[in-house]
A computed fold for an 84-nucleotide RNA from Solobacterium sp., annotated as transfer RNA. It was read from a public genome assembly.
RNA sequence: GCCGCUGUGGCGGAAUUGGCAGACGCAGUAGACUCAAAAUCUGCCGGUAGCGAUACCAUACCGGUUCGAGCCCGGUCAGCGGCA
Numbered sequence: 001g002c003c004g005c006u007g008u009g010g011c012g013g014a015a016u017u018g019g020c021a022g023a024c025g026c027a028g029u030a031g032a033c034u035c036a037a038a039a040u041c042u043g044c045c046g047g048u049a050g051c052g053a054u055a056c057c058a059u060a061c062c063g064g065u066u067c068g069a070g071c072c073c074g075g076u077c078a079g080c081g082g083c084a
Stems, first nucleotide, its partner, number of pairs: 001083007010026003019067001028044005046057004060076005
């Protein structure tokens, strides 16, 4: 230099058919149980604004297509693998 694969919450990882983004698990947090704890069970658990209802934003980054994009198209960046 060329080719291919991958990039999603704090972490692993799903959504592969374009149609509610973050299922499920870990971690965290509140509660139950306990003399107390561990284990177990239950609720919550992306961000911003707001007292709240709610609204907006968010899939590496920048654009495009589309009524609608994590998913399709172009470019860039990073990691891994292959060829030279």
The coordinates come from a structure-prediction model, not an experiment, and the mean pLDDT is 82.
Rfam family: tRNA. By type it is a transfer RNA. Rfam describes the family as follows. Transfer RNA (tRNA) molecules are approximately 80 nucleotides in length.